Background:
This is a predicted structure of a 93-nucleotide RNA (THF (Tetrahydrofolate) riboswitch aptamer) from a sheep gut metagenome.
């Protein structure tokens, strides 16, 4: 001076499940608690939970539980892309 690594996040395929009597997903506020390159510090960023608030949906066909949808639905794997907020030390050249 120059480079590598992570957790994760996104977005598709696929399988199994929940819902379709509306939960769950997004939004907002408030508590609280967790993570964040091999160390060590960490935020106004990000996640998770708890209350509280506004808002909302695509059912149909067969018959009595089966099918085909649909939902900013969960979860798991494959794959692609993206990736330490930021500070200091290490690591490779």
């Nucleotide at each position: 001076c120059a480079g590598a690594g992570u957790a994760a996040a996104u977005a598709u395929a696929u399988g199994u499940g929940c819902g379709u009597u509306a939960a769950g997903u997004g939004u907002c506020g408030u508590g609280u608690g967790a993570a964040c390159g091999g160390g060590g510090a960490g935020u106004u960023g990000u996640c998770a939970u708890a209350c509280g608030a506004a808002c909302g949906a695509a059912a149909a066909g067969a018959u009595u539980u089966c099918u085909u949808g649909c939902g900013g639905u969960a979860c798991a794997u494959a794959u692609a892309u993206u990736g330490c907020a930021u500070c200091c030390c290490g690591c490779u050249g």
About this RNA
The RNAcentral record of the sequence draws on MGnify. Its Rfam family is "THF (Tetrahydrofolate) riboswitch aptamer". Its family is annotated with tetrahydrofolate metabolic process in the Gene Ontology.